[in-house]
Context: one part of a larger RNA
RNA sequence: CUGGGCGUAAAGCGCGCGUAGGCGGCUUUGUAAGUCGGAUGUGAAAGCCCAGGGCUCAACCCUGGAACUGCAUUUGAAACUACCAAGCUUGAAUACUGGAGAGGGUGACGGAAUUCCCGGUGUAGAGGUGAAAUUCGUAGAUAUCGGGAGGAACACCAGUGGCGAAGGCGGUCACCUGGACAGAUAUUGACGCUGAGGCUCGAAAGCGUGGGGAGCAAACAGGAUUAGAUACCCUGGUAGUCCACGCCGUAAACGAUGGAUGCUAGAUGACGCAGGUAUUGACCCCCGCGUUGUCGAAGCUAACGCGAUAAGCAUCCCGCCUGGGGAGUACGGCCGCAAGGCUAAAACUC
Repeated sequence: CUGGGCGUAAAGCGCGCGUAGGCGGCUUUGUAAGUCGGAUGUGAAAGCCCAGGGCUCAACCCUGGAACUGCAUUUGAAACUACCAAGCUUGAAUACUGGAGAGGGUGACGGAAUUCCCGGUGUAGAGGUGAAAUUCGUAGAUAUCGGGAGGAACACCAGUGGCGAAGGCGGUCACCUGGACAGAUAUUGACGCUGAGGCUCGAAAGCGUGGGGAGCAAACAGGAUUAGAUACCCUGGUAGUCCACGCCGUAAACGAUGGAUGCUAGAUGACGCAGGUAUUGACCCCCGCGUUGUCGAAGCUAACGCGAUAAGCAUCCCGCCUGGGGAGUACGGCCGCAAGGCUAAAACUC
């Protein structure tokens, strides 16, 4: 090198866009680089293999043959790959019609609730717990009514419902904007798939500058509990949580399952769209496409389970794994304001 793997045993990059590269639909003509055949030359000897022979045999040796799977030249073949040329429409894309959606961004608006402030009523408690206490309250709390301020989040609808590549997205309205899907034709004519590097996006926490700050709440303080209690419970409470701009770039970033394409029994829900039947019309029913679930044939799997949304049967491309600890660490490099991230060993040890 070949060979084995990656849901849970080690192993799918968090997700996408895309460069190089790898791979790539159908038909025809040509070329002959790959590919396949013939010939010639070469492929030293020895050795290996075969036949015969010589030492009494054997090892050993001698003779002959075969082989030397290779290389070069030359001459052919044209199915496949490649290349040239011409064409095709099934892959891909574009145009048109239509409906669905918490997809993204910006702005405005709304109601409930918590807290705080002002005023009214009202009086001795309130709060909290397993029980308490810290705490608040006669300077009038809690409760209740009216008014006001401010911030954050949007009950019900709500659904293994929807949308998004992932992270993720949920009050209402307007504007800007991305994608998917269905239906009909038409157009282009392989324009495709994947993707080392590269670039973008990327929850929460964290960082920088400036705002904001209702509730919640690391740290912290106090009260309890306890043998102790640097906790669990309680009363407070600052960063933070929110906004703008800029960083960080991680996660059980999970379906622990990379992407694309084709093929391989069914059954039953849900969502979007179309058609048929029926009807005044909408349902019901039948059927097609896309999406999202459950159960299952074959098959696969160590088992669990997976099973047309495959972990089945195949092809292409990328990533990754190779005993445990040391260690996702040290060193070096790159990135970062820092925190740290990415890349990534060895000694030693079992």